[in-house]
RNA sequence: AUCUUAUCAAGAGAAGCUGAGGGACUGGGCCCUAUGAAGCUUCAGCAACCAGCAAAAUGUAUGGUGCUAAUUCCAGUGGCAUAAUGAGAUAGCCGAAGAUAAGAA
Numbered sequence: 001a002u003c004u005u006a007u008c009a010a011g012a013g014a015a016g017c018u019g020a021g022g023g024a025c026u027g028g029g030c031c032c033u034a035u036g037a038a039g040c041u042u043c044a045g046c047a048a049c050c051a052g053c054a055a056a057a058u059g060u061a062u063g064g065u066g067c068u069a070a071u072u073c074c075a076g077u078g079g080c081a082u083a084a085u086g087a088g089a090u091a092g093c094c095g096a097a098g099a100u101a102a103g104a105a
Stems, first nucleotide, its partner, number of pairs: 002104007013043005021032003026075001028074002044068003049064003052060003072097001078094003
């Protein structure tokens, strides 16, 4: 790097070093940022995918990851819906892409 499956409206930040960008992709929007971006380190926290433990449901949070602005920030790139009435809901829906986990070759 490829394939399969699951999940993605929730949740959770301080300090130190450093010093200008960042929010996957893009020509858009919007936002964060010298009251310090990204990155690295330490500590803390969230979650519960895998393993462990508890007979199971389920829980726990010991280990392996992961994550800790905004829905995966929104839109965009493919398809559907976007008349009326009733009910329900209000985030249009499904893909693609991406992220994470577990597995496969």

SAM riboswitch aptamer (S box leader) from Gracilibacillus halophilus YIM-C55.5, 105 nucleotides, folded computationally. RNAcentral records the identical sequence in 2 taxa. RNAcentral holds the sequence, with entries from Rfam and Ribocentre. Rfam family: SAM riboswitch aptamer (S box leader). Rfam's curators write: The SAM riboswitch is found upstream of a number of genes which code for proteins involved in methionine or cysteine biosynthesis in Gram-positive bacteria. Its family is annotated with regulation of gene expression in the Gene Ontology.